Bacterial large signal recognition particle RNA from a soil metagenome, 263 nucleotides, folded computationally. It matches the Rfam family "Bacterial large signal recognition particle RNA". It is annotated as a non-coding RNA gene. On this family, see Rosenblad et al., Nucleic Acids Res 2003: "SRPDB: Signal Recognition Particle Database".
Parts: sequence; C1' cells; structure tokens
RNA sequence: CCGUGCUAGGCGGGGAACUAGCGGUGCCCUGUACCUGCAAUCCGCUCCAGCAGGGCUGAAUUCCCUCCCGAGGUCACCGUCCUCGUACGCCGCGGAACGCGCGACGUUGAGGACCGGGUCCCGCGCAGCGGCGAACCGCGAACCGUGUCAGGUCCGGAAGGAAGCAGCACUAAGCGAUCAUCGUCGGGUGCCGCGGAACGGCCUGGUCCGAGCCGUGUGUUCAUGUGGGCACGAGGGCGCCCUGGUCGACGGAGGGUGCACGG
Repeated sequence: CCGUGCUAGGCGGGGAACUAGCGGUGCCCUGUACCUGCAAUCCGCUCCAGCAGGGCUGAAUUCCCUCCCGAGGUCACCGUCCUCGUACGCCGCGGAACGCGCGACGUUGAGGACCGGGUCCCGCGCAGCGGCGAACCGCGAACCGUGUCAGGUCCGGAAGGAAGCAGCACUAAGCGAUCAUCGUCGGGUGCCGCGGAACGGCCUGGUCCGAGCCGUGUGUUCAUGUGGGCACGAGGGCGCCCUGGUCGACGGAGGGUGCACGG
C1' cells in the first nucleotide's frame, strides 16, 4: 500500500418554552434525513443524560473536534402607536369674581325682602265631546204572525156554523232616521269647582325699602368641567432599517480517530 472480516461511532441538526438539569413528543427554523411502540392533567432519563425492539452503514464525501459564514429564534435598549394613572392651567371652549367702554330699560319705580294667586302633577265633582244601549218616530211577513176577513170552499133540510186566500189594519225579528231625553263606558276635552302634592323656575297681585339692573366688547384674577399639549410611570401592539448580548440550522476550511488475518 492492497484485500477480507470486525469494533467505537453514525443513520439529521438547531431555537424558544417546559425542567434542578438533559433528551423526546407538541410549536418554530433549516431542508430530505432508517422502521416500530411510548408521551403535555406529559414521557424517558442523570452529566458520554430519551427508553425498548428491529434493520442498515462503518474508519471516512459519511464518525469526532476547532474556526468562518449565517437562515432563524430569543433578551435588552431604542423608535412609534394605543390604553390607563399622576403632575403642570401650558393652550382652546365653557364657568365665577372684579375693573373699564358702549347700548337698552329704570323714581310713570331698577333691584331686593315678605305675603298671596297661577302655571306643572294626582284624586273627586260638574260641564262638554265621542261610542254603545234603551225609549221615541218611520218602514217592515205571497203561505209557515195577529185581527177583520169580500168572493169562493166545506158541514147542515134549514137556521146557522167552520177553516180561511186576496185586500185592509197592526206587529215580531230586522232595517232606517234622530240623537232634543235617560242609562252606561271612555279621554293628549275644560278661561269650571273642591281637596291634595310641590314650594325650585317662570308669570302675576299686594305691602315695605328705594337706584340700580340687563346685554355686549375688553382686561385682570380664580377654579378646572371638557378637548388638546408637555413631562413621568405602568401595561399592550408593531418595528423594513438601526444598537448591543446570546443560541445557532444549512454551507465552507483545517485537524483528529481503530482491531484481527492474509498478500
């Protein structure tokens, strides 16, 4: 150096989470990589850290170590958006007090105080309106309603009697009209009455005091209802790019690792 047969090892790896820790199932990345069973109310283990069974490969393109690159994950910072809280009247709108200007009203009484009435609500009464019913009026039955029943019919020797159509009159059910009357029911009915509730606002009458009061513009001050601003804090979402930490697949480079027999 070649050949044969073996062995260690390998037949995917990584991130977050879970865990005392490790690995796996599940999620995500990478990208192609033996099979079966187990497992989130977890499963199996203990630093050479899945277990059990089977199969393939095997000392190198494949196993082991180091370095580079770097998909991707994760943490912090930062930026931005939203929500909440705190602080600042810093700004707008709105509010209050005071000053000034203008205008209207005001001794034919501003404004205030006291007394009363009304407005609003509830109950009752009265009135009115509407509905319904009754009463009144009119119409209203071919026969099967009433009365009177011509003619005709029936019974009878006759006297007389019976039923009864049309007509006429009346009425039932029903229909119509009228609501001046009566009863009953109802209400976004009322220049009405009585009682209650309310006692604030507005209107109004009387008495007393007697000069202001209202509107508007503007300035100052105060408080902060509302909207915004600024600062800080908390929570949540997003971040292409940016900063730092950490892990790091795929890929690349370098190095390392056997045993037996035969030639």
Its mean pLDDT, the model's own confidence on a scale to 100, is 77.